[in-house]
Molecule: small-subunit ribosomal RNA
Organism: uncultured Microgenomates group bacterium
RNA sequence: AGAGUUUGAUCAUGGCUCAGGAUGAACGCUGGCGGCGUGCCUUAGGCAUGCAAGUCGAACGUAAGCUCUUCGGAGCUUGAGUGGCAGACGGGUGAGUAACGCGUAGGAAUCUACCCUUUGGUGGGGAACAACUGGUCGAAAGAUUAGUUAAUACCGCAUAACAUCGCAAGAUAAAAGAACGUAACUGUUCGCCGAUGGAGGAGCCUGCGUCCUAUCAGCUUGUUGGUGAGGUAAUGGCUCACCAAGGCUAUGACGGGUAGGGGGUGUGAGAGCAUGGCCCCCCACAAGAACACUGAGACACGGGUUCUACACCUACGGGUGGCAGCAACCGGGAAUAUUGCGCAAUGGAGGAAACUCUGACGCAGCGACGCCGCGUGUGGGAUGACGGCCUUCGGGUCGUAAACCACUGUGGAGAGGGAAGAAGUUCUGACGGUACCUCUCUAGAAAGCACCUGCUAACUACGUGCCAGAAGCCUCGGUAAUACGUAGGGUGCAAGCGUUAUCCGGAUUUACUGGGCGUAAAGGGUUCGUAGGCGGUUAAGUAAGUGACGGGUCAAAGCCCCUGGCUCAACUAGGGAACGGCUCGCCAAACUGCUUAACUAGAGUAGGUUCGGGGAUGUUGGAAUUCUCGGUGGAGGAGUGAAACCCGUUGAUAUCGAGAGGAACGCCAAGGGCGAAGGCAGACAUCUAGGACCAUACUGACGCUCAUGAACGAAAGCUAGGGUAGCAAACUGGAUUAGAGACCCAGGUAGUCCUAGCCGUAAACGCUGAACACUAGCUGGCUGGAAAUUUUUAUUUCUGGCUGGCGCAAGCUAACGCGUUAAGUGUUCCGCCUGGGGAGUACGGUCGCAAGGCUAAAACUCAAAGGAAUUGACGGGGAAACGUACAACCGGCGUUCCAUGUGGUUUAAUUCGAUACAAAACGAAGGACCUUACCUAGGUUUGACAUGCACCUGCAAGCUCCCGAAACGGAGUCGCCUUCGAGGGUGGUGCACAGCUGCUGCAUGGUUGUCGUCAGUUCGUGUCGUGAGGCGUCCGCUUAAGUGCGGUAACGAACGCAACCCCUAUCGUAUGUUAAAUAUUCAUGCGAAACUGCCCUGGUACAAUCAGGGAGGAAGGAGGGGACGACGUCAAAUCAGCAUGGCGCUUAUAUCUAGGGCCACACACAUGGGGUAAUGGGAGGUACAACGGGUCGCGACAGGGUAACCUUGAGCUAAUCCUUUAAAGCCUUCCUCAGUUCGGAUUGUGGGCUGCAACUCGCCCACAUGAAGGGGAGUCGGUAGUAAUCGCAGGUCAGCUAAACUGCGGUGAAUACGUUCUCGUUUCUUGUCCACACUGCCCGUCAAGUCAACAAAGUCAGCAGUGCCCGAAGUCGGUACCCCUUACGGGGUCGCUUAAGGCAAGGUUGGCGAUGGGGGCUAAGUCGUAACAAGGUA
Repeated sequence: AGAGUUUGAUCAUGGCUCAGGAUGAACGCUGGCGGCGUGCCUUAGGCAUGCAAGUCGAACGUAAGCUCUUCGGAGCUUGAGUGGCAGACGGGUGAGUAACGCGUAGGAAUCUACCCUUUGGUGGGGAACAACUGGUCGAAAGAUUAGUUAAUACCGCAUAACAUCGCAAGAUAAAAGAACGUAACUGUUCGCCGAUGGAGGAGCCUGCGUCCUAUCAGCUUGUUGGUGAGGUAAUGGCUCACCAAGGCUAUGACGGGUAGGGGGUGUGAGAGCAUGGCCCCCCACAAGAACACUGAGACACGGGUUCUACACCUACGGGUGGCAGCAACCGGGAAUAUUGCGCAAUGGAGGAAACUCUGACGCAGCGACGCCGCGUGUGGGAUGACGGCCUUCGGGUCGUAAACCACUGUGGAGAGGGAAGAAGUUCUGACGGUACCUCUCUAGAAAGCACCUGCUAACUACGUGCCAGAAGCCUCGGUAAUACGUAGGGUGCAAGCGUUAUCCGGAUUUACUGGGCGUAAAGGGUUCGUAGGCGGUUAAGUAAGUGACGGGUCAAAGCCCCUGGCUCAACUAGGGAACGGCUCGCCAAACUGCUUAACUAGAGUAGGUUCGGGGAUGUUGGAAUUCUCGGUGGAGGAGUGAAACCCGUUGAUAUCGAGAGGAACGCCAAGGGCGAAGGCAGACAUCUAGGACCAUACUGACGCUCAUGAACGAAAGCUAGGGUAGCAAACUGGAUUAGAGACCCAGGUAGUCCUAGCCGUAAACGCUGAACACUAGCUGGCUGGAAAUUUUUAUUUCUGGCUGGCGCAAGCUAACGCGUUAAGUGUUCCGCCUGGGGAGUACGGUCGCAAGGCUAAAACUCAAAGGAAUUGACGGGGAAACGUACAACCGGCGUUCCAUGUGGUUUAAUUCGAUACAAAACGAAGGACCUUACCUAGGUUUGACAUGCACCUGCAAGCUCCCGAAACGGAGUCGCCUUCGAGGGUGGUGCACAGCUGCUGCAUGGUUGUCGUCAGUUCGUGUCGUGAGGCGUCCGCUUAAGUGCGGUAACGAACGCAACCCCUAUCGUAUGUUAAAUAUUCAUGCGAAACUGCCCUGGUACAAUCAGGGAGGAAGGAGGGGACGACGUCAAAUCAGCAUGGCGCUUAUAUCUAGGGCCACACACAUGGGGUAAUGGGAGGUACAACGGGUCGCGACAGGGUAACCUUGAGCUAAUCCUUUAAAGCCUUCCUCAGUUCGGAUUGUGGGCUGCAACUCGCCCACAUGAAGGGGAGUCGGUAGUAAUCGCAGGUCAGCUAAACUGCGGUGAAUACGUUCUCGUUUCUUGUCCACACUGCCCGUCAAGUCAACAAAGUCAGCAGUGCCCGAAGUCGGUACCCCUUACGGGGUCGCUUAAGGCAAGGUUGGCGAUGGGGGCUAAGUCGUAACAAGGUA
């Protein structure tokens, strides 16, 4: 210090998340030692038991025991009591409290026991009450009564320095003794009383600071003040009587919620934000509540009274209790310790002291809860052991790690010594025989946890297979998971490590430091204007702000710095500084403020001129529409993409005339004018408001902005009354459509108009608040003023105001863009924003007649939502261009029959794959067996096939026989080589292994298809841009072409195009087998030739190039054809051609055999063949090719057979022989338009050929039979040697359904106006919410599930108040009778007040709630298609 995440990529906006630190923590796994800290955050819930506040005999009497005794009593110990002091401290907790409670700085009207200082006194009397002894009541607690007693207990009297009251005189108020000591007094000490001052403590008052909420806006009656009185230690409405009507509040009163405050603590660079556990200070509380008493001090944690709740005892009458003290227990909870030791130290209470008490405190125990320190060994040790894991099988790694050897002793065990803490001469140590020291022994008891996709350091294997699971975010997992689980290895930290929770940080993501608002969230619809904020020039004064210096204070602890003590550290001791807050004093006077005096540049007023759809009211005009009446006229009109509803012979439309009525104002007219905005348009008049300019005069800062507020405010809508021509929601009808509640058409009511009122919202937009100042320009429009010229209505120049355009000046901006009319540079003020959705919604309030407006959340949910720009893709967007794409022409397909392939169906099996174009005569260049992968049946298991090892065997093959469908099995016969080594070969057994057309083409290689033979795809340097990217590759012309030329921030280059290659068309030359010979045939090699090269014309830009013509030429503008396929796309095809990772099978998914199947058949599709006939069919005769193939072959001649074919076998390893008669064509003839002499399917019979075999299931021949048969919607091929038509050859192959495929030659056309449309492609441009890219994206209802919130009849509970009733204890006040008392007085009684309680009506908060409406989220549900492209109606 940053990082991940929105996108195909980019920049910016913006949220979410992470890395850091921290904790009174908890949970999981693990756990060696020590030191120092720390430990009920939850129920201020309840508490058994023990302890936590007593002490004093030197204040007093008395009882019991013991001792002594002079027998009077004394001493000691113990008990209760009177009395004194303490118990108001110490300790706990944080419920309440938003407050003078706390913090800080001040103040005056006060008190103060013990302590200190100073001063004055301490004389003399009296009456009681506990204890104790009796009695009575009671279960107890206790109560009551009689008698008796002391005091430092209580009460008078005297005195009064000082104090208080009072003008004064004067008046008022005290006391206590005890111990020691003495023969006794004196004395000493401790006390007691009055007073002064102090210290410390306490009470009271004030300024400032101190959480959230306005969906809390008004609150208050002792309330605010006064007078008087009461009360208090003291001021004061603190209380009361009377009087006045005040007091607080937008600088937030009142109400609601939450909360003890501070020093500090955590974090942070800081500013801040969060927090208040331990320690220190303050406050509050002591089961809930109220009250007083005592006292110096309390309204009192371990005191009292009363009420309530709870608990306990009870004889039922009545009593008792209060752990938020220390331990402990129950409960609650994720969670928090011992019913320990000691007063040795420090501190406290009492005491003269000894001493007693002290769960304060000092220690120990438990807990890794935290911080700090130490250890779990050190050195050597390679065969790099065993073992694990991985592996490319070679090895690598765990790893010097271990074993083993040597050593050390923090720790552990044993033994010995042994503190400081003690002050204080003696005595006194809980901790503790502890810390620490010495010696001996022992490597022995002592390492885990998390993580390893990125952020983020660290990778492999196996298992799993969108399962199980992970996850902080993005996300991972659907058969090769570095993300799940395990293992090995690694990384990090380490007696801990992770997780969870919370806080700060990162987050400049509330922005004071330090943000924004044209389009990302965000400028109020506009103006006026109050409070407030800000404010021109000059001078004087002042000193509030401001600045400088100094004083006080902000406790200690803590933080920081320095130094010291524990071996170090944590911890702790001592010393010290700074910033800053509040306050006081003094100084300065620039700036701000205030006061005073002036000024004119801001602002305003007066005068003159001028401008305009500014506003209001009234009057008035013409055109047009519609309607009414009348005339003419006679069949349609209207409307649409096309129609129909509709109007019309009762006369429409059209046309002429007259009239009625309402609304709106053509041309002028212009991004031209006015207005604050909304908005404003025929003309005229009246009233009224405003702006600008000109030159002077006047006022003298009067200004700017504006929360609350007020006024205005389109359209629609509402109320009342008018008006209604046209238009027109709703509605009706007609179309369209799958539907059409729409778009289109015909009608049509509110409304639109006027008057009066309401509403108060708009994409009220320049999506840009108002004001002022400054910062280059160019060019328009409207409207003023001045000057000059002058042709007298214009021009030129200068100077204002308003309103437009351009712009790389600068500058700003994420970019787009803005740019003197700023979105630039500054100042002032206001409004608004803080992720998306939920939601501008709910509830509440308020306004409104209503509709609704304003204000305005949360739960829940997502990791994005959104902006600008980029590259693509797409568009029922635009422009240009090309293509047999359309058009033109020719011939087909689709119908029929057949063949083949596919789907489907069937089947034991009909093996598998391909299956939009780009599958379907495709893999298959040829399924009877084989092939063969499928089915049935029968067999085999190291195997049909390969290699290796071990062992055994003289054995295999062949032949014959038996079983069997065969394979296989059985028997017989025959039967190896050799260097004799069980060497080789072969066979058998066993082990390794073979084998698989089994799966995955979505793990792959290779190959192929397709866009597409389309013209594209990129790079280097440079340059533009923050960047993705752009330019180059664009524009003009041109081309088949990113082909070329010119322009140009580009200049070059690469892969593609073209060319180079092959065939073919012409020629030359060389050679040449075959052939009788020749050759201008032919074959092979080499070479020439074509390049718009030359000429003319036209067009273009002088270029490139195009069009036409010519010469020459075999060929003319790429001569024709082929091979050749850029970057890439389709997870396209193929694991079944081959190869190959992984997975699967291994007496089977391998392998052998026989038979069957791949050939099935209601049907559908695709590709072909023959046809339907006369441009034909049959018969006879006759002519002309080329490419090829051939020895397990081609097979001549001759003969036989109607023929298929057969017999024979010449020649040929081929320019030699064979295939080999080419056919269409030509000539002659028959058929004469018909289901035919067309057509040949189908079927029957008989033959031939191949082959082990022809049934399923081959081909051919002959004879006979003689079916269907002119093609709907639509669709295919072809632009010249092409289509069409005709035959020939070859491969595969024993044969063949080949009608397929690959080639060859023969004959040989028609047509193209052209690019509107269909399809496809290319380029540019435009829009986009698309990027899996339109087969995209996406909206709403409905249906299902689920979640949270809202409303709701009601119901339950809490909280705070109001009114009334009742009312304990207590203080206070009154008090005739009654009781007690010597007296004062007390009791009693009455009243005020008052906790609790009851009743009533409301407020507020929360829980539940049938049902209701919407919202969010869900798997691939339903219906449509609203938005994104002109999204098909912008």